Description
Predicted 3D model of a 1726-nucleotide part of an RNA (large-subunit ribosomal RNA, half A) from an activated sludge metagenome. The coordinates come from a structure-prediction model, not an experiment, and the mean pLDDT is 82.
Context: one part of a larger RNA
RNA sequence: CGAGCAGUUGGUGGAUGCCUUGGCGCACAGAGCCGAUGAAGGACGCAGAAAGCCUGCGAUAGACCCCGGGGAGUUGCAAUCAAACCGUGAUCCGGGGGUGUCCGAAUGGGGCAACCCCUCCCACGCAGGUGGGAGACUCCUGUCUGAAUCCAUAGGGCAGGAGGGGGAAUCGAGGGAAGUGAAACAUCUCAGUACCUCGAAGAGAAGAAAGCACAAGCGAUUCCGUCAGUAGCGGCGAGCGAACCCGGAACAGCCUAAACCAGUGCAGCGCACAGCGUGCAGGCGUUGCUGCAGUGGGGUUGGAGGACCGACCGUCUCCGGUUGCACACGGAGAAGGGAGACACAAGCGCUCACGAUAGUCGAACCCUCUGGAAAGAGGGGCCACAGCGGGUGACAGCCCCGUAGGCGAAAUCCUGAGCACUCCCGGCCGGUUCCUGAGUACCACGGGACACGAGAAACCUUGUGGGAAGCUACCACGACCAUGUGGUAAGGCUAAAUACUCUGGCGACCGAUAGUGAACAAGUACCGCGAGGGAAAGGUGAAAAGAACCCCGGAAGGGGAGUGAAACAGAAUCUGAAACCAAUUGCUUACGAGCGGUAGGAGCCCUAUGUGGCGCAAGCCACAGGGUGACUGCAUGCCUAUUGAAGAAUGAGCCGACGAGUUCUUGCAACGAGCAAGGUUAAGGGAGAUCCCCGGAGCCGAAGCGAAAGCGAGUAUGAACAGUGCGUUAGUUCGUUGCAGGAGACCCGAAGCCGGGUGAUCUACCCAUGGACAGGUUGAAGGGGCGCUAAUCCGCUCUGGAGGACCGAACACGUUAGGGGAAAAAUCCUAUGUGAUGAGCUGUGGGUGGCGGAGAAAUUCCAAUCGAACCCGGGAAUAGCUGGUUCUCUCCGAAAUGCAUUUAGGUGCAGCGGCAGGUCAGUAGGGCGUGGGGGUAGAGCACUGAAUGGACUAGGGGCCUCACCAGGUUUCCAAACCCAAUCAAACUCCGAAUACCACGUUCCCGUAUCCUGCCAGUGAGACUGUGGGUACUAAGAUUCAUAGUCAAAAGGGGAACAGCCCAGACCGUCAGCUAAGGUCCCUAAGGUAAGCUCAGUGUUAGAGAAGGAUGUGGGGUUACUUAAACAGCCAGGAGGUUAGCUCAGAAGCAGCUAUCCUUUAAAGAGUGCGUAACAGCUCACUGGUCGAGUGAUCCUGCGCCGAAAAUGUAGAGGGGCUAAGUUUACCACCGAAGCUGCGGAUUCCACCCUUCGGGGUGGAGUGGUAGGAGAGCGUCCGUGGUGCAGAGAAGGCAUACCGGAAGGAGUGCUGGAGUGCCACGGAGUGAGAAUGUCGGCUUAAGUAGCGCAAAAACGAGUGAGAAUCUCGUUCGCCGCAAAUCUAAGGUUUCCUGGGGAAGGCUCGUCCUCCCAGGGUUAGCCGGGCCUAAGGCGAGGCCGAAAGGCGUAGCUGAUGGACAACGGGUUAAUAGUCCCGUGCUGCCAUGCUUCGUUUGAAGGAUGGGGUGGUACAGAAGGAUAUGCUCGCGCGACCGUUGGUUGUUCGCGUCCAAGCAGGAAGGGUGGGGAGAAUGGAAAAACCGUCCCCCCGUUCGCCUGACCUGUGAUGGGGAGCCGCAAGGUGAAGGAGCAGAGUUCAUGCUGGCAGGAAAAACCUCUCACGAGAAGUAUGGUAUCCGUACCGCAAACCAACACAGGUAGAUCGGGAGAAGACUCCCAAGGCGUGC
Repeated sequence: CGAGCAGUUGGUGGAUGCCUUGGCGCACAGAGCCGAUGAAGGACGCAGAAAGCCUGCGAUAGACCCCGGGGAGUUGCAAUCAAACCGUGAUCCGGGGGUGUCCGAAUGGGGCAACCCCUCCCACGCAGGUGGGAGACUCCUGUCUGAAUCCAUAGGGCAGGAGGGGGAAUCGAGGGAAGUGAAACAUCUCAGUACCUCGAAGAGAAGAAAGCACAAGCGAUUCCGUCAGUAGCGGCGAGCGAACCCGGAACAGCCUAAACCAGUGCAGCGCACAGCGUGCAGGCGUUGCUGCAGUGGGGUUGGAGGACCGACCGUCUCCGGUUGCACACGGAGAAGGGAGACACAAGCGCUCACGAUAGUCGAACCCUCUGGAAAGAGGGGCCACAGCGGGUGACAGCCCCGUAGGCGAAAUCCUGAGCACUCCCGGCCGGUUCCUGAGUACCACGGGACACGAGAAACCUUGUGGGAAGCUACCACGACCAUGUGGUAAGGCUAAAUACUCUGGCGACCGAUAGUGAACAAGUACCGCGAGGGAAAGGUGAAAAGAACCCCGGAAGGGGAGUGAAACAGAAUCUGAAACCAAUUGCUUACGAGCGGUAGGAGCCCUAUGUGGCGCAAGCCACAGGGUGACUGCAUGCCUAUUGAAGAAUGAGCCGACGAGUUCUUGCAACGAGCAAGGUUAAGGGAGAUCCCCGGAGCCGAAGCGAAAGCGAGUAUGAACAGUGCGUUAGUUCGUUGCAGGAGACCCGAAGCCGGGUGAUCUACCCAUGGACAGGUUGAAGGGGCGCUAAUCCGCUCUGGAGGACCGAACACGUUAGGGGAAAAAUCCUAUGUGAUGAGCUGUGGGUGGCGGAGAAAUUCCAAUCGAACCCGGGAAUAGCUGGUUCUCUCCGAAAUGCAUUUAGGUGCAGCGGCAGGUCAGUAGGGCGUGGGGGUAGAGCACUGAAUGGACUAGGGGCCUCACCAGGUUUCCAAACCCAAUCAAACUCCGAAUACCACGUUCCCGUAUCCUGCCAGUGAGACUGUGGGUACUAAGAUUCAUAGUCAAAAGGGGAACAGCCCAGACCGUCAGCUAAGGUCCCUAAGGUAAGCUCAGUGUUAGAGAAGGAUGUGGGGUUACUUAAACAGCCAGGAGGUUAGCUCAGAAGCAGCUAUCCUUUAAAGAGUGCGUAACAGCUCACUGGUCGAGUGAUCCUGCGCCGAAAAUGUAGAGGGGCUAAGUUUACCACCGAAGCUGCGGAUUCCACCCUUCGGGGUGGAGUGGUAGGAGAGCGUCCGUGGUGCAGAGAAGGCAUACCGGAAGGAGUGCUGGAGUGCCACGGAGUGAGAAUGUCGGCUUAAGUAGCGCAAAAACGAGUGAGAAUCUCGUUCGCCGCAAAUCUAAGGUUUCCUGGGGAAGGCUCGUCCUCCCAGGGUUAGCCGGGCCUAAGGCGAGGCCGAAAGGCGUAGCUGAUGGACAACGGGUUAAUAGUCCCGUGCUGCCAUGCUUCGUUUGAAGGAUGGGGUGGUACAGAAGGAUAUGCUCGCGCGACCGUUGGUUGUUCGCGUCCAAGCAGGAAGGGUGGGGAGAAUGGAAAAACCGUCCCCCCGUUCGCCUGACCUGUGAUGGGGAGCCGCAAGGUGAAGGAGCAGAGUUCAUGCUGGCAGGAAAAACCUCUCACGAGAAGUAUGGUAUCCGUACCGCAAACCAACACAGGUAGAUCGGGAGAAGACUCCCAAGGCGUGC
């Protein structure tokens, strides 16, 4: 220097607090459709400056007119300037009217919405044209007309009316899922839900009984309560789930059909024995009958009713009718009764009243103080039918707006009442002729719907088939029948109570991450092809008083000054937290390692508050205290998940805000409250409104038992009076809490399923129409010629130009390798590639749609998504799964087991926990005693088996013998028996310890036990000891039993170490005693005595074996030994004999047999070496010497070897230790959160006291996960009470205070307006974790990178500033492009001036950026005309609806048709302007000619022609263009050679049109006739026939050339500052096209658009037409600029993609190849 902690001051950031213009919810009141009179919704416009969002309006355009209100300013948001308006009443508010561009149902036709085009009438204009009006379709009504076809009908026209489209939810109807639940799944459920579609209204639907009921009755429908989770339905599973009665809300009933009568129309019959009429008489005279249709009357119901007939009763008046009277009949009116615009019939009106749409009146306050400001405080008043609320410079009854209460409308509207008007209305009795809704009821089958799933399944409905009755009838009453009862189907209308929404009002609703997605230019910005998705973003101040002026600076920004109460309120604006970043102060830190703390603590620094002391006081001192923290002890984060986490298992970068058990309903239980054999209301009602009063329908209870009849404190069973089962106990309502069921149900999270839509601008295939493919090569068929042949065949040669032919660019594709390494969410480079006339490539416009399409087929593509696209919805699908789940304390405290499970990581019951209540027996448990049964351990072999040896011996085998019979033998196998020794979970002649059971005792314990109810969690366990199984008597293995610990347990020990040892933490304590384990140092505490060990054995172990050793200690047995042992040394170790055999040999020593004898002190027919064999050496054995112990063996303590692993001792914790190891014994001490002492808290029990709150004493307790129970803290809101506050609320920052915790104060600063406490109530009530959500800020990091290696350098200029801008001089790069034009697409990016915040990967004075201004000029370019694929589609056909298909027709270019060229000009346009020269359509006028009913020219939606077409190939003509010479003008003599020249540079040009010619190509021409085709006609076309001419001519076509256009233009250059002026040459030759003649010719097969324009022909028609000259006219839209790119598509100024046209020279050369250049353009923004 840097770092850590703490303090201070700031920055950043936008939390918190306060606020609210905006939302949310609810019930009440009021209201509820708009549209062809053009809606909803939009586009475009409208302002003086005015560009834009919003608002208003519509060419009359922030407005016009009238009527009202209102009364002073006004020209919206919206400030500013300018200019205006207004007491002749503006602005503003309300009512009515006018105007109302274009699109949109959109409606004259079309169309890519907001655009284009047309017809008719009227007016104007010479005309093009302008203005106004009309012109869609369907249906209904009326009317006119009118085919095939006579009448008629279809069709057509006209007039009038209606419909169409939109709308959030509610409503009715036609269709109709799936996720899900059933712990799977199919009936079922979800659910007739979501969704699609049609229709209607302010509501809709339903509705006046062929109904319910049940012996009693009700009397249309709808809605609420209840019945009732009942009756029922149901893989009788999950679940679904009525109805009647009853209580309420609201109430309203009617019209037709038919019988019968009458008129009309039509048809048929008919002229009388028909018919009509009547009280009577007299009559009338075709008036009739039948059928159908329609009209009027009549009539409308079930207790049947009506018609008809008969009879009776009943007001009035008038009229009609009649021969007359009477009056029957008919009609009208009046009276009476009822009703009416919302049904039952219907239009209008008048009056009045309430209300709505503007308004208006409306009580009562002052002073002082503080303050910037009074509404605050203090003082004194007032009003109140007004103390709701809002505003005003802080909190206002009396300041303002309002409020209570009154008043008010020219105009329009709603509602009500009245008037007027209109409509309806006989009764009874009898007869029993007629009528009373037919493919109907009903039946069968198949469905649906009814709570009811086919069931015994009624009732309702209907697809198919059958098919009634007719009132003595029919239907229903849950199969069916009878009786009884109720009703009258097959026609229709109908208000209210009900649903939803809007406005107002209200709120224990939110207050900017909340509340709507949206408090703000929000359905905006932005994303997506589209359907669709979808934000963020509030606050200066009381008032802009928004900072004049000065200074620094290019600016940004800052400093002064000024305003203001405040500027740390300065516009990035209230408050201003945290993360994070700085500056500064105090302490610490440079030999020391680590959860970063905690306990102790030296040193240094500090002194707010407290206590104490001193002091009168100010203040001072001391202590406690605050900051830091050298050093020391101890100590492996948090959460989750687990048997078990510091874990190297999960999650979190940090901070802030948000973020998860809620609500309704049903039930159970507890607690609280009320009443009590009773308790309680629901809906609803009420002039009082969180409540109260009514309301008793209903519910629960008061009696049960039984299948039931039934009986009843009992009953059932039973023969029973037995026994047994179930009963015989106060409930109920409300509230709170816990839990459960149904609901999304604690929160977040799928992959998926289904519905309806959106997508083929990507891509796949297809359709239509266009385009492109340098150059070179090969040489098929065919053909010509020649040869050959009888002729063929065949051969040769030439020609010819075929091909999923060859090579190879563009183009298309992407093989291999390498490179680059994000420029690109698939790319680039290099080399090598593949196809490149084809099944090829490509543009434009179309088609096919997800339960699908497409697919040369890969599970490939369908917009960066594909084993089933995307979007929205069902939807909060479901998730036995994972994660997360937020304040505190107190008490208790598990389980990881059993049974069952499509079950095993889930769940049910039991077990174990908690809480409450109860019972009470010495109940449970422990101890002791007594009595039991057992078959384990052990043991045993008696059984069952196993098993070894022996003995014995059947049987068998081998061998011998054997004619057979019989026999012999055997070291073979071996039963049984016997002897010896054994083994067993499924052996037992035996047999414990424990355990278990019972009883006794009452010694311990003290409810621990038991019962009931409510609430759980657990049902993954782990290790250790013991007993077992499995395994290898393997495992930190697995599985049981049993005990303990962990789990859920800290403390001490074990070095460290869940499960081991000790021991169970309420708190404090600088007290004591111990446990395990320890006592040399680390590290608290130790010594003594006697042994052992030498291996660092050990100080540790669960790490060591067989085996080995003369390690060493102890103990025993035995042998030898002074009669001399053992060891050493000296000496001997002999003879028979070379033992015999064998052998080549065998002599002690190859082998076999034997192993004797002799001499000896002793000596083997030999222990080892050795030899061919001998020999030799040696041993045993003996003597001598020496002189005291020496061997062998067994048991045992401690050691040794056996003993090998990878960085380094490394398995004592280290140092180290010979004890500080080890064995034995003894005495001490240390050692824990154990025990004890002292102080305190709390739970339970007992007792005592009590002011009933509690207190005291004693005893026993107080670890804790899941879990249960209890008590509290805090946040927001409400009610009541009571306080604080501008002398400063909340919030923020700091703090050393208080409380057992959650937490709570005080003080200071900041802040500048609200807020606390008490009691009760209500919750969106507590955050550290959810790969949580949103925002901010770190880290990585001043790191990667700055996007092709075509390249820069210098000078000058400008400027505050230049690598980057401008200019200049050089250099470099492209040049089939990196140049030029142009389509699509973009949409102003174009040009000029200014600017430099942001954008530009650096910079910037620059820009494709920002600001302002400017810029696109057309008869002849494109569109407008025509049609293709395709689309739409009048009528039409089909289809649950929506809709699908399709004729005529319309539309639709990528195609067809169609009239302009050269030059000049602008900063920016140019076949567009200008100059010059042309062409096309139309109009007018003049002249000439022709025609005008003897019909000219012309003439179509008709006929014909033409338009008119593919591919490949070859040859020719011509031109573009280039080059050379010449010519014109100019230059120059040289830093390589040559160079006054055959040198060098530049130039050497011109259109359309008109006229003439022409290479070439095509073609027979003319005339008469026939009548048979072209849907009618034709002189046209086609066919047939005849004649003439002719292979030339002619006609058609035709690039190009010449002339003219042009006495013009341009032109190198020259003159001029510029504007401008002037201006020479302009001939010839060569080469020569991807152009043109021209799809013209040739060729083959795959046989290669349509329509219009145009020509021609006529039909209808037709009065003017043609030529020429002159003069007019030609509307509308596009036109800027980029366009292989920095302007398009790719998120970017992106190494990618993007159709077509032009495309010069040199070298190589075939070339569009490669290299180099021109014109031109660039050097790619560090």